GlmS glucosamine-6-phosphate activated ribozyme aptamer, 152 nucleotides, folded computationally. Its mean pLDDT, the model's own confidence on a scale to 100, is 76.

RNA sequence: AAUUACAUUUAAGCGCCUGGACCUAUAUUUAUAUAGGUUGACGAGGGUUAGAGUUAUCGAAAGACUCGGCGGAUGCUCUAAUGGCAUGCUACUGCCAAAGUAUGGGUAAAAAAUAGUAGUAAUACUAUAACAGAUUCCAUAUAACUAGCUGU
Numbered sequence: 001a002a003u004u005a006c007a008u009u010u011a012a013g014c015g016c017c018u019g020g021a022c023c024u025a026u027a028u029u030u031a032u033a034u035a036g037g038u039u040g041a042c043g044a045g046g047g048u049u050a051g052a053g054u055u056a057u058c059g060a061a062a063g064a065c066u067c068g069g070c071g072g073a074u075g076c077u078c079u080a081a082u083g084g085c086a087u088g089c090u091a092c093u094g095c096c097a098a099a100g101u102a103u104g105g106g107u108a109a110a111a112a113a114u115a116g117u118a119g120u121a122a123u124a125c126u127a128u129a130a131c132a133g134a135u136u137c138c139a140u141a142u143a144a145c146u147a148g149c150u151g152u
Base pairs, nucleotide, nucleotide: 014071015070016069017068019067020039021038022037023036024035025034026033027032028031042059043058044057048081049080050079051078052077053076054075082097083096084095085094086093088149089148090147091146100142101141102140103139104138105137113128114127115126116125117124118123
């Protein structure tokens, strides 16, 4: 330094539920009330610091819900700082929180289906094979301004 196992911790599509929807019980007027419950984001991606603002990226699924509400948040914008990039160094200028361009590449997960477990039920959990896009990363090719200085 790497790998594996175990333990602990973990909330960032994350947490919560007064709307809605659904289930059960009771009551009656048979579609309402009361009580108790269920549901309510599927992964990918995302963190220099401080302050402010803001409806915070990407697709998959679904078509009562990922709908609606509250809180939070690594997004974006602005200001300041810090650290960097632009073929050795410095300056200038520009840019980025990874900083030229092009091409190619890289195990999504859930829903659905099947099976099982728990529950009176709504539903929840587990197992099985498949299916994205954005960013990023990797590979290849290629471009690269001005001034001064140093080396060959």